[in-house]
């Protein structure tokens, strides 16, 4: 040097055809216990890797950068 594939919550990871973003574990906080674990309720946490385009509307579609993984020379 040229190709593909990920990038989203503190961690794993969904998100149908472009219609406004969610689960599990983890955190807080509460009941239940002598306490702790474990369960039950509640409840915080996201510029969706960054920068631009297209669109009434972008995580999703384009380009172009960063990381990280495979390939091939």
């Nucleotide at each position: 040097g040229g190709g593909c594939c990920a990038u989203u919550a503190a961690c794993u990871c969904a998100a149908u055809u472009g219609g406004u973003a969610g689960a599990g574990u983890g955190c807080c906080a509460u009941g239940u216990u002598c306490a702790c674990a474990g369960c039950g309720u509640g409840g915080a946490a996201g510029u969706u890797g960054c920068u631009g385009g297209u669109u009434c509307g972008a995580g999703u579609c384009c380009a172009g950068c960063a990381u990280g993984g495979c390939c091939c020379a």
Molecule: transfer RNA
Organism: Rohdeia mirabilis